[in-house]
Context: one part of a larger RNA
């Protein structure tokens, strides 16, 4: 001197654009964040209106409307979104390897898609149990929801033979032999559905090399190392396990402790380095807390499950309900972080043929000088050098062209008025009558803040008198203090100016 997710203190006009719980991974009232598909499938309401009828209580049609809300199926819920607790690790970064694997939906090709079946939710229930959540039990139905039987091989197995890699091996072709598919919707165009091959995407798992301190941590290890053979994975592998061997790591720091998510970056320097990991993006962890598993291409799953804990709420005490480290936003904690806003119009995503629905992702808006960059707070004239203030050697300087006055202007902002986008390929605009033009108005409503012994740009009076204070360092204050308070007057930055903190 630069930097900041800053605080504080004083002051504060406008806008663009970005930032905004660094602390209690403390606890959480409310609300809203993941649904969609009637072109899978069964069923299927009411308010209203209107019509007939009526013993004036009311039945009954039609239309709402194959709508709503429930069931079953199907995709999605494994994305997005938070958070950095743990982790010092193949966790992350780079280069690799898979000849050790896995990919829903896309997209390219081939082939195929016959026949049969038996439930079951929704409903219903003059069955039953609960305080409730809620459960059972009987009794019907249907599917692209189960399950069977044919066909089918490039799927397994066995055998042979070509080719081909450094390599356990890979690859083709051929024969036997076992297994084992399917759905259908729609007027139709279509869209689905089965198997198999490749491609595209994501991805699993190994490997070399990097990767914080502390030796006032020196020994550490029995599935511990290695082998055979099983298990089990999508897949190598002590991953598990039997059984055999006795190894394995380690002063090039093992093992324990202490700290920390990683990169990209990002401030700093001239670089070499050192700090650092908010905002953005990649990668990982984690979703009260700790264990499990089930669905499923795909989790051992933030707004699924199951079990235990703690903690809260309901309870007819037998029992049940709950998870903001999404988005507002409340308590608490702290020096300190904002609204229970608007919309899906735009980009994007789920889901659908599609219309459209869902979207607290996003896109605005509002709060804060938090930082940043841009703008204004007038301009010209204008000496009688005015009152006034402050100094004064009492002559005078100085604030000082500074005011005033006088002429002007209207940026930028502010009022009234008119026009008004772009974002939007054909509708569709939250933002918004916003941004921006245009025309009257009036100087009009806008300046602090810290310093002035040195360092370090700026001095002078008073007033205190080693008191009161001040200080970043040296060091001022004890009667003439340019250093302590205050005024003038000056320096500096500037809608900011200091101080504290951290970091080079």
């Nucleotide at each position: 001197g630069a930097a900041c997710g800053a605080a504080c203190g004083c002051u504060g006009g406008c806008g663009g654009c970005a930032u905004g719980c660094c602390u209690a991974a403390c606890a959480c009232a409310u609300g809203c964040a993941a649904g969609u598909c009637g072109a899978a499938c069964g069923a299927g309401a009411a308010a209203a209106a209107u019509c007939u009828c009526u013993u004036c209580g009311g039945a009954g049609g039609u239309u709402a409307a194959g709508u709503a809300a429930a069931g079953u199926g199907g995709c999605g819920c494994a994305c997005g979104g938070g958070u950095g607790a743990g982790u010092a690790a193949c966790g992350c970064g780079u280069a690799g390897a898979u000849a050790a694997c896995c990919u829903a939906c896309c997209c390219u090709u081939u082939a195929g898609a016959u026949u049969g079946g038996g439930a079951u939710a929704a409903c219903c229930u003059u069955u039953g149990c609960g305080a409730a959540a809620g459960c059972a039990g009987g009794g019907c139905u249907a599917a692209u929801a189960c399950c069977g039987a044919a066909u089918a091989a490039a799927a397994c197995u066995u055998u042979u033979g070509a080719u081909u890699g450094a390599g356990u091996g890979a690859u083709c072709a051929a024969a036997a032999g076992u297994u084992g598919a399917a759905a259908g919707u729609g007027c139709a165009a279509a869209c689905g559905c089965u198997a198999a091959a490749g491609g595209a995407u994501g991805g699993g798992u190994c490997u070399g090399c990097g990767u914080u301190c502390c030796a006032u941590u020196a020994g550490c290890u029995a599935g511990u190392u290695g082998g055979u053979g099983a298990a089990g994975u999508a897949a190598a592998a002590g991953c598990u396990c039997a059984c055999c061997a006795a190894g394995g790591c380690a002063a090039c720091g093992a093992u324990g402790g202490a700290u920390a998510g990683c990169g990209g970056g990002u401030c700093u320097g001239a670089g070499a380095g050192g700090a650092u990991g908010a905002a953005c993006c990649g990668c990982c962890a984690c979703a009260c807390u700790g264990g499990c598993a089930c669905u499923g291409a795909g989790a051992c799953a933030c707004g699924g499950g199951c079990c235990a804990g703690a903690c809260u709420c309901c309870u007819a005490c037998g029992g049940g309900a709950g998870g903001c480290a999404g988005c507002a936003g409340u308590g608490g904690g702290g020096a300190a972080u904002a609204u229970u806003g608007c919309g899906c119009a735009a980009u994007g995503g789920g889901c659908g043929a599609a219309a459209g629905c869902c979207u607290g992702a996003c896109g605005c808006a509002g709060c804060a000088a938090u930082g940043u960059c841009g703008c204004g707070u007038g301009a010209g004239u204008g000496a009688a050098g005015a009152a006034g203030g402050c100094c004064u050697u009492c002559g005078g300087g100085u604030c000082g062209u500074a005011a005033a006055g006088c002429u002007c202007u209207u940026u930028a902002u502010c009022u009234u008025g008119g026009g008004g986008a772009a974002g939007a390929g054909a509708a569709u605009g939250a933002c918004g009558g916003u941004a921006c033009c245009c025309a009257a108005g009036g100087a009009a409503g806008a300046a602090g803040c810290a310093c002035c012994g040195g360092c370090u740009a700026a001095c002078u009076a008073c007033g205190u008198g080693c008191c009161a204070g001040c200080a970043g360092c040296c060091g001022c204050g004890g009667u003439a203090a340019u250093a302590c308070g205050u005024a003038g007057g000056g320096u500096g930055c500037a809608a900011g100016c200091g101080u504290u903190g951290u970091u080079c």
The prediction has a mean pLDDT of 81. This is a predicted structure of a 504-nucleotide part of an RNA (small-subunit ribosomal RNA, 5' domain) from Diplosoma virens. It matches the Rfam family "Bacterial small subunit ribosomal RNA". The RNAcentral record of the full RNA draws on SILVA.